[in-house]
Molecule: RNase P RNA; transfer RNA
Organism: Chloroflexota bacterium
Formats: sequence, structure tokens, C1' cells
RNA sequence: CAAGUAGACCGGGCGACCGCUCGCCUCUGGCGAGAGGAAAGUCCGAGCUCCACCGGGCAGGAUGCUGGGUAACGCCCAGGAGGGGUGACCCUACGGAGAGUGCCACAGAAACGAUACCGCCCGCCUCAGGCGGGUAAGGGUGAAACGGCGAGGUAAGAGCUCACCAGCGUCCGGGUGACCGGCCGGCUGAGGAAAACCCCAUCCGGAGCAAGGCCAAAUAGAGGGACAUAAGGAUGCCCGGCCUGUCCCCGGGUUGGCCGCAUGACCCCGAUGGUAACACCGGGGCUAGAUAGAUGGUCGCCAUCCGCCUCCGGCGGAUACAGAACUCGGCUUACAGGUCUGCUUGGACC
RNA sequence: GCGGAAGUAGUUCAGCUGGCUAGAACGCCUCCUUGCCAAGGAGGAGGUCGCGAGUUCGAAUCUCGUCUUCCGCU
Repeated sequence: CAAGUAGACCGGGCGACCGCUCGCCUCUGGCGAGAGGAAAGUCCGAGCUCCACCGGGCAGGAUGCUGGGUAACGCCCAGGAGGGGUGACCCUACGGAGAGUGCCACAGAAACGAUACCGCCCGCCUCAGGCGGGUAAGGGUGAAACGGCGAGGUAAGAGCUCACCAGCGUCCGGGUGACCGGCCGGCUGAGGAAAACCCCAUCCGGAGCAAGGCCAAAUAGAGGGACAUAAGGAUGCCCGGCCUGUCCCCGGGUUGGCCGCAUGACCCCGAUGGUAACACCGGGGCUAGAUAGAUGGUCGCCAUCCGCCUCCGGCGGAUACAGAACUCGGCUUACAGGUCUGCUUGGACC
Repeated sequence: GCGGAAGUAGUUCAGCUGGCUAGAACGCCUCCUUGCCAAGGAGGAGGUCGCGAGUUCGAAUCUCGUCUUCCGCU
């Protein structure tokens, strides 16, 4: 210098004027605050509130290597195994196919239960071949063929035997563990797929701030139905306890205000513990609250990008994605342009 | 706010317990028939299966993410 890799961050700036929402005050006004890293998708997990309250089972759903973090999680951190890359580094839905059922098209003898199309070898009959048996080394099919490769061995062959590799099992050692290393046995069960059903382990009650509460206003319940051998109360079903004149439909009125609702698993800085996620301690800070929904507009200078021209310049245009609605922790997705840091590979020079 | 469904040819739909080259009807194009048109007959073209990843030997079909449209409840 080029290419790459991992991470952190910014995401137009300054000034003037006019507006909008909220709060405060000494109230014809003044002062202060006013969108985001994703406010988004609503995909997970919680807080909070109600379902009067509480258990058990079935069904259903979610998660799925190990250890830790957390209020919790499908999130995060660290590690293991497998895979990719020269490397920095990255990716993984990564429990079980030795419980059962089903599937593996076409081709192929054969797709998991048993076997042999061409071959090879042996025997018999006959001389062209056929029949019986052995074998699975070779050929052929396929995405996948019942350990791989070499040597010995054999009629031909075969883990039949041996060395190495792979897999499985016992034991020993290390590690909290996933797992790793070693020794011995020996090919026993025999493939793939669980993002097919399923099995195992763990977790899960439902509804959602239009939750829910208060005030004001308004009004029509002599409407219909279910119930005592009960029905309903928790919203898939069952059981147990508990509560009760309760529940459903139809009709009528209101269409206002306040709380919830902004001090919180909050933010910043520092110290300590921990590899880290994170925890704890000390100091400091207060940071939108609208309700059909405010957070905007104009001008000047600068920045960036694009287009044009008479190109050391000028003119014109544009400002990424997007925008709070009870609140947090995550994930995912969108994003013009820019800044910084660690590391890797290659080249050149000293 | 909560929940659900569907995206396949120009249009309307099949195919979705994975399997070889994704079909049907209408429409479109060419030819025949007719003086011409319609109807009829023969032939043909036309598909990123919404998009992007993954699982699998193999994906329209299974899984995840994403986009669009529609529906229901409050």
C1' cells in the first nucleotide's frame, strides 16, 4: 500500500425568526423540556392489572451439546464437538434411529429383510451350454450397498488372521461437565432421515393499559332463555377442594374527565470480584408524555452526495432507514454516508 | 392491541402425508375452414411456484426469516 476479518461509535452542524405539545412561575407574558438505534416487525421473555382463591392429571405448545449469567428468556458469556477458510476468524435446529410405526422415487439382485444380474471357484451332465453348491474380492445400479486400505491366507474368497485408520464396549487417568488421552477386547447390533410421526428431559393457567380503578353524566328492563338428579364461577377436557341466585342472549343510555403514566430489573463515572456475560459498592444525574394524537416550517453560512455548464470555479437539487402511545430485557429486519481500534494474508521499501 | 388465512401461466384454480419434464379451463399466437367475422378443427408459446436462507440424494410441498394482501375479535 492492497485485500480481508472482528468490534465499538456517529448518523448532518451552527445561528436567527415564526409555530405545536407538556411543565413551572412573579401569568396580555417569561423560562425550561420535547423521538430512535432501530421508536419498526410483534418474534420471544418479564413487570403490572384483572379473571374470588388453590391443587392434580390428560391433551396442546415451546426448548434441546456442557457450564455459567439474568427477574426471566428461544437472549448473552465461556467452553466442547463437528464443518468452512492459507490465515485473522466464521457457521451449526448439536438429545435419541440399540422403544415402536411409517418412508427411501427411478435404477438396481438387494434400500435394512434378507438376498446375487454379470463375474470368480468346485462338482456333475453333456461339449453349446445347463444343473447343484460355495463366495461377495471385482464389474454394474444408485444420493446412499452392510467398515477402509495393504499384506498373509484360500479351490475362489471372506476380520478368516495381522499392521494402520475409523466405529463400539470394559477399565484407568484428567476435567464441575460436554468431552479428551491411554490400555485391552473384537466386528458383536449393522445405512439414511426425527426441519416424518414419535420417545426422553426441562418449562408453560388465561387475558391484556381499549388491562384495571375512581368521578361525573345518562337510562327502560314487568324482554327471552338455562338451571335443583343442578348450573355457573378459569377461556381445550377431566377430577378434587372452595364460592354463589348465578350465567347467557336481546334491547336501551353515555361517547366526558382523572388515576394507571414516566424514579426505573433507569442513565453516567470510578473502584472491587470474575477469562467473560455480569454482580456489588461509592459518587453524580432526572431524560417526551400526546389522546386522532405535539416534536414542524422559512432563511443564512458550512458539511456530504448527485446533475449540468463556459470545469483551479459556478449554478441547481437532495439530506440514509425511519418516527414514541403502559413499561422494560432481548432477537430479527431496514439503513446514504462517515470515524476509531485490534488482528490476518500478500506485495514494495528501509 | 390480540388472533388467523392466502400468495402457482395474462386471469381463475389444481398439485402441497417431498420424487423424475408443475398441470387444467378461459385467454394469447399461427394455420385450416369462410367472400369477411364469429363458432368449429389442428398446432404452439407462455411459470425466478412472492422473496432470501436452510434440512434432504432431491423442495411448489418441510423449517426459519422477510414482503404483500385479506379476514376475525376487542